Bacterial RNase P class A from Pukyongia sp., 323 nucleotides, folded computationally. NCBI's taxonomy places the organism under Bacteria, Bacteroidota, Flavobacteriales, Flavobacteriaceae, Pukyongia. The prediction has a mean pLDDT of 76. Its Rfam family is "Bacterial RNase P class A". Its Rfam clan is "RNaseP clan". The family's RNA type in Rfam is ribozyme. The sequence was found by an Rfam model in a public genome assembly.
RNA sequence: AAAGCAGGCCGCCUUAUCGCGAUCCACCCCGGUGGAGCGAGGAAAGUCCGGACAUCAGAGGGAAGUAUAGCGGCUAACGGCCGUCGGUUGCGCCAAAGGCGUGAUCAGGACAAGUGCAACAGAAAGAAUGUACAGGUUAAGCUGUAGUGAAAUCAGGUAAACUCUAUACGAUGAAAUGCCAUGUACACCUGCUUUCGAGGGUUUCCCGCCCGAUGCAGGGGGGUUGGCAGAUAGAAUGCAUUGGCAACAAUGCAUCCAGAUAAAUGAUAAGGGUUACACUUUCGGGUGUGAUACAGAAUCCGGCUUACAGGCCUGCUUUUUUA
Numbered sequence: 001a002a003a004g005c006a007g008g009c010c011g012c013c014u015u016a017u018c019g020c021g022a023u024c025c026a027c028c029c030c031g032g033u034g035g036a037g038c039g040a041g042g043a044a045a046g047u048c049c050g051g052a053c054a055u056c057a058g059a060g061g062g063a064a065g066u067a068u069a070g071c072g073g074c075u076a077a078c079g080g081c082c083g084u085c086g087g088u089u090g091c092g093c094c095a096a097a098g099g100c101g102u103g104a105u106c107a108g109g110a111c112a113a114g115u116g117c118a119a120c121a122g123a124a125a126g127a128a129u130g131u132a133c134a135g136g137u138u139a140a141g142c143u144g145u146a147g148u149g150a151a152a153u154c155a156g157g158u159a160a161a162c163u164c165u166a167u168a169c170g171a172u173g174a175a176a177u178g179c180c181a182u183g184u185a186c187a188c189c190u191g192c193u194u195u196c197g198a199g200g201g202u203u204u205c206c207c208g209c210c211c212g213a214u215g216c217a218g219g220g221g222g223g224u225u226g227g228c229a230g231a232u233a234g235a236a237u238g239c240a241u242u243g244g245c246a247a248c249a250a251u252g253c254a255u256c257c258a259g260a261u262a263a264a265u266g267a268u269a270a271g272g273g274u275u276a277c278a279c280u281u282u283c284g285g286g287u288g289u290g291a292u293a294c295a296g297a298a299u300c301c302g303g304c305u306u307a308c309a310g311g312c313c314u315g316c317u318u319u320u321u322u323a
Stems, first nucleotide, its partner, number of pairs: 001319010012272007020039002023036006041294001045305002048303005053173004060207005065169005070084005085108001086106009109164002114162002116158002131146005177229004186220001188219005199211004236255008273292008
């Protein structure tokens, strides 16, 4: 210097004019004017996990179902993250078996609880087996070697094969839920039921338990379709110190960074940045053309997965060059 791998950060900027949304302030003819700060992400995506929050339930037992799986730690929790051990594997070193170092990767419990699966080749793939040679026997694959194959003597392999073991699992979802206002017509029909219990709840089913009276289910019809909250001060962010291998934790200081509701966060112009190609160059660069990624909040948060033009930083590995 180049290439590769892993991790992290950014991902267009500035100015001017006009426009949009919420909040605050001032004025005013009560919906207008002016001013100030702010206004879409690292994934907002997928809806795959885990929660906060809200309503209902909260009694368990059995049978099933789903998920997880070495050990330890972090976290509100997780199927997540960190460390460590082990398996597989790349590279290097040691004479080698193997060990050491350094990367990558793993859906990493159990094959003596049981049942399966393994093409072809081979005589035969295990409730199996004489193909060849040699030894041996009353007889006998009884013994050894060879051959085929990934695997050939009560064989080993395989469990993101069935299964077994251990552990865990209430439902619904912001159109949740709560409050206010307005307004009307249910004296309609059918069925079931009324404590000997219809119906509802409890991951699915059963038993059990709890709620339950004039109620439940279905059909027909009428009224409302307005407003407020939830709704953004947080398991928050940034910096520093301390502890820890680390993930992270504690302490201190500072900051407030959308809250829309048919859904705002933009348009135009100029200049610049990055980059591809072409031409050129005094090798500093210049000129022209094109491009400027993936993509848009809707209760919120922690993860995982997927998409991404281009740029920067750190570490490791390999190659080349120079001293």